[in-house]
This record gives sequence, structure tokens and C1' cells, in this order.
RNA sequence: GUUUCGGUAGCGCAAUGGAUAGCGCGAUGGACUUCUAAUCCAAAGGUUGUGGGUUCGAAACCCACUUGGGAUA
Repeated sequence: GUUUCGGUAGCGCAAUGGAUAGCGCGAUGGACUUCUAAUCCAAAGGUUGUGGGUUCGAAACCCACUUGGGAUA
């Protein structure tokens, strides 16, 4: 250089173009306990990498960029 896969909550990941974007872990508050652990409950935490486009509607489709990996020369 060419080609290919990924970037979504603090971390690991889901999510046929139909909407309040979820799950596990973690952290926080509470219940339980003599105390801790475990268990249970609750709430918080997201401009879905960036910018455009298509569409009634985009995390998803298209383009460019950015960033990380694989293949190839």
C1' cells in the first nucleotide's frame, strides 16, 4: 500500500430499520446480620468513536475521517 473485522454505561458484551438502547460484573444507597461475607431490593451511570447522507424512523444501511486488531505484499 491492498484487504478484512471491531469501537455501545467504569469493565466485558447484547440489540432483524420500529424507539424508554439492554444483560452480567463493578461501584453507590438500603434490608438482613452482633460484625463482615453471602443473599435480596433500589436507584445511578450511554450525545451507540467523529462528521455527513439515505429513510416516516438509524446503534444498525451508505460515504469520509479517526482509532485498535487480523491477513497479504